Annotation:
This is a predicted structure of a 71-nucleotide RNA (transfer RNA) from bacterium JGI 053.
RNA sequence: GGUGCCAUCGUUCAGCGGCAGGAUACCGGAUUGUCGCUCCGGAGAGCGGGGUUCGAUUCCCCGUGGCAUCG
Numbered sequence: 001g002g003u004g005c006c007a008u009c010g011u012u013c014a015g016c017g018g019c020a021g022g023a024u025a026c027c028g029g030a031u032u033g034u035c036g037c038u039c040c041g042g043a044g045a046g047c048g049g050g051g052u053u054c055g056a057u058u059c060c061c062c063g064u065g066g067c068a069u070c071g
Base pairs, nucleotide, nucleotide: 001070002069003068004067005066006065007064010024011023012022013021018054026042027041028040029039030038047063048062049061050060051059
């Protein structure tokens, strides 16, 4: 340098164009002699820029970063 894959809550992983969800962590409560475990509740996110579309996390292009592979 070429090609392919990936980028989503703090972390990890879903979501085949119509309200972004789970686990874990965090916060509050219940329970407990205390802590922990367990149970209930809460807050929290789509890499940047453009395009298509009534509507984009999703499709297309460019860029950035990561991984793999070829030279």

It matches the Rfam family "tRNA". By type it is a transfer RNA. The RNAcentral record of the sequence draws on ENA and Rfam.